[in-house]
RNA sequence: CCGGGGUGCCCCGUCCGGGGCUGAGAUCACACCCGUCGAACCUGCUCCGGGUCAUGCCGGCGAAGGGAG
Numbered sequence: 001c002c003g004g005g006g007u008g009c010c011c012c013g014u015c016c017g018g019g020g021c022u023g024a025g026a027u028c029a030c031a032c033c034c035g036u037c038g039a040a041c042c043u044g045c046u047c048c049g050g051g052u053c054a055u056g057c058c059g060g061c062g063a064a065g066g067g068a069g
Stems, first nucleotide, its partner, number of pairs: 001069001002035004007029001008021005041066003047060004
């Protein structure tokens, strides 16, 4: 330079908006992360165990399958 990706949970008060939790980042971002040395991210998953006010919050699943130079 080019490309890929996610944006949940709880409370106030339905929306806008505000606050809290974890995290690099929770669609405020052109920000953050990742690009085959590929757990960035997706599927399995309305999964299993633990824990929490709650949530992929933690671990398993995972020398599983995909995934952008």